[in-house]
Context: one part of a larger RNA
RNA sequence: GAUUGAACGCUGGCGGCAUGCUUUACACAUGCAAGUCGAACGGUAACAGGCCGCAAGGUGCUGACGAGUGGCGAACGGGUGAGUAAUGCAUCGGAACGUGCCCAGUCGUGGGGGAUAACUACUCGAAAGAGUAGCUAAUACCGCAUACGCCCUGAGGGGGAAAGUGGGGGACCGCAAGGCCUCACGUUAUUCGAGCGGCCGACGUCUGAUUAGCUAGUUGGUGGGGUAAAGGCCUACCAAGGCGACGAUCAGUAGCGGGUCUGAGAGGAUGAUCCGCCACACUGGGACUGAGACACGGCCCAGACUCCUACGGGAGGCAGCAGUGGGGAAUUUUGGACAAUGGGGGCAACCCUGAUCCAGCCAUUCCGCGUGAGUGAAGAAGGCCUUCGGGUUGUAAAGCUCUUUCGGCAGGAACGAAACGGUUGCGGUUAAUACCCGCGGCUACUGACGGUACCUGCAGAAGAAGCACCGGCUAACUACGUGCCAGCAGCCGCGGUAAGACGGAGGGGGCAAGCGUUGUCC
Numbered sequence: 001g002a003u004u005g006a007a008c009g010c011u012g013g014c015g016g017c018a019u020g021c022u023u024u025a026c027a028c029a030u031g032c033a034a035g036u037c038g039a040a041c042g043g044u045a046a047c048a049g050g051c052c053g054c055a056a057g058g059u060g061c062u063g064a065c066g067a068g069u070g071g072c073g074a075a076c077g078g079g080u081g082a083g084u085a086a087u088g089c090a091u092c093g094g095a096a097c098g099u100g101c102c103c104a105g106u107c108g109u110g111g112g113g114g115a116u117a118a119c120u121a122c123u124c125g126a127a128a129g130a131g132u133a134g135c136u137a138a139u140a141c142c143g144c145a146u147a148c149g150c151c152c153u154g155a156g157g158g159g160g161a162a163a164g165u166g167g168g169g170g171a172c173c174g175c176a177a178g179g180c181c182u183c184a185c186g187u188u189a190u191u192c193g194a195g196c197g198g199c200c201g202a203c204g205u206c207u208g209a210u211u212a213g214c215u216a217g218u219u220g221g222u223g224g225g226g227u228a229a230a231g232g233c234c235u236a237c238c239a240a241g242g243c244g245a246c247g248a249u250c251a252g253u254a255g256c257g258g259g260u261c262u263g264a265g266a267g268g269a270u271g272a273u274c275c276g277c278c279a280c281a282c283u284g285g286g287a288c289u290g291a292g293a294c295a296c297g298g299c300c301c302a303g304a305c306u307c308c309u310a311c312g313g314g315a316g317g318c319a320g321c322a323g324u325g326g327g328g329a330a331u332u333u334u335g336g337a338c339a340a341u342g343g344g345g346g347c348a349a350c351c352c353u354g355a356u357c358c359a360g361c362c363a364u365u366c367c368g369c370g371u372g373a374g375u376g377a378a379g380a381a382g383g384c385c386u387u388c389g390g391g392u393u394g395u396a397a398a399g400c401u402c403u404u405u406c407g408g409c410a411g412g413a414a415c416g417a418a419a420c421g422g423u424u425g426c427g428g429u430u431a432a433u434a435c436c437c438g439c440g441g442c443u444a445c446u447g448a449c450g451g452u453a454c455c456u457g458c459a460g461a462a463g464a465a466g467c468a469c470c471g472g473c474u475a476a477c478u479a480c481g482u483g484c485c486a487g488c489a490g491c492c493g494c495g496g497u498a499a500g501a502c503g504g505a506g507g508g509g510g511c512a513a514g515c516g517u518u519g520u521c522c
Base pairs, nucleotide, nucleotide: 001522004519006518007517008516009515010514013369014368015367016366018364020361021327026325027324028323030322031321032320035072036071037070040069041068043065044064047063048062049061050059051058052057079280080279081278088205089204091202092201093200094199097197098196099195102193104191105190106189108187109186110144112142113141119134120133121132122131123130124129150159151158152157164185165184166183167182168181169180172179173178206252207251208250213243214242215241218240219239220238221237222236223235224234225233255277256276257275258274259270260269261268262267282303283302284301285300286299305316306315307314308313333359335358336357337356341355342353343352344351345350372402373401374400375399382393383392384391385390406463408458409457410456411455412454416449421443422442423441424440425439426438427437428436466511467510469508470507471492472491473490477506478505480503481502487494488493
């Protein structure tokens, strides 16, 4: 000099952008952070409508829908950096794998069955909750049939599947429901792909030798098991290997990278915010479900801690967003909205979303603007200095003439919004001018921010300057007070009676809504 997730002191007008627990991976009150689908199902607790009824009321008939069965999601998104020195990361390669949703293709979707929750009745329990009996549905569950492709194979053969729901409709059948046709969404089997993921190798990746030897599933083989998959991954037997001064082992420290800071570079330091990967979710262990987890807001066991209890027994996990206590020099609101972007569910409308978008707080950083402009010598008054003549503050003020950024008040006023919806034209599909889909025209609605940005008007210089420094380094000097005292100090050093170095003051140089100090790194 540059830098900062900074802190402290004094001071503080406005706006934009960005950042904001670096310490105790300490403990957490409260609210919210993952739901959705009635176009899978039986149904109807609530609300609204319809129908019946004089009324009380009844009725799932309709819109819808609490709880329940079922499906998908909950493995994403969000947080943190404890652990980890290599099961990680970065770069480059590899072969023995998996894959829900998505894309493309092929073959199907036939015929049956038995349950169970909800519900009802009863019972136990303080509660959390649980039990018994009875009823019922499905895209829940289980057989049968079939098998292009699929799996096993000793190549003869053997094995294995499914589910429907909704919209519309001309002829035909049917008392009706409906059959039937068609479309959409699903579903079974299988192939290819995309993206994603699992695994392996090479090279690189901090310090210590005051850590020199380490290793028994250890190193390799065979048989077997296991996994989606190679493999001592596991197991039995056999052999005796494997690593190490090119630093094994041990100990300490540490998430890694893109990057960031500095520097002419080489390098050094660092890893907040943003992006990629990894690891973790009170501590330790374990599996279940599932395409995917050994799962932050799932389960089980053990432990510590907290809470409830009728003492028998139960409940919990903010390193999600806010917020509280504690620790600390130190770090924000228990805010608004799903309007946009994205995600989950759904045919869709839509619902959910502390992701996200916004607002709030803080001069924490960076950037921009302002605190007025012109004129004005009687060089006013006052202050300070003085050789008492004067000098300086100083065109500074006053006065005169103007302007009105920002702030204040008033008025106007956005972009961010395009979709979904309605209607209509054409095309596709189809038996169909129906439904549905695609493209286009017209059109109604949808904004948290926010009456915000921005624009216009009004009044009036009106509301807006501090901080540290002035011995040298280092730009900037006098007087007074003090008298090795009080004090200053980054280094050299000042102060013991004329101190440009201490403390007021006047003046000056420097930066400026900041300035200075302390810490960090180059």
The part of an RNA shown here (small-subunit ribosomal RNA, 5' domain) has 522 nucleotides and comes from an uncultured bacterium. Model confidence (mean pLDDT): 88 of 100. RNAcentral holds the full RNA, with entries from ENA.